[in-house]
RNA sequence: GGGGUAGUAGCUUAAUGGUAAAGCGCUGAAUUCCUACUUCAGCGAUGCGGGUUCGAUUCCUGCCUACUCCA
Numbered sequence: 001g002g003g004g005u006a007g008u009a010g011c012u013u014a015a016u017g018g019u020a021a022a023g024c025g026c027u028g029a030a031u032u033c034c035u036a037c038u039u040c041a042g043c044g045a046u047g048c049g050g051g052u053u054c055g056a057u058u059c060c061u062g063c064c065u066a067c068u069c070c071a
Base pairs, nucleotide, nucleotide: 001070002069003068004067005066006065007064010024011023012022013021018054025043026042027041028040029039030038047063048062049061050060051059
C1' cells in the first nucleotide's frame, strides 16, 4: 500500500427494510434478625458523516477503530 471480517446497554450476544430482544450487571421494592438466594419493577445501546427508501441496526458510500490475509 491492497483485500477480507467486525463495530448495537457497563460486559457477552440477538434482530430476513416496518415499535431494537435477552442473559449477566446496576438501582429500588418484597422476603430475611442481618447478609446471601429467590421474586417483582425500573435504568441503560445501533462507531461517525452522507446517500437510497414512505420507512435503515439492516442496502450503498466515505472516514475512524480492532482483528486478519497478501505485498
The prediction has a mean pLDDT of 83.
This is a predicted structure of a 71-nucleotide RNA (transfer RNA) from Belgica antarctica.
The sequence is in RNAcentral, with records from Ensembl Metazoa.
Rfam family: tRNA. Rfam describes the family as follows. Transfer RNA (tRNA) molecules are approximately 80 nucleotides in length. Rfam links the family to the GO term triplet codon-amino acid adaptor activity.
Taxonomically the source falls in Belgica (Eukaryota, Opisthokonta, Pterygota, Aparaglossata).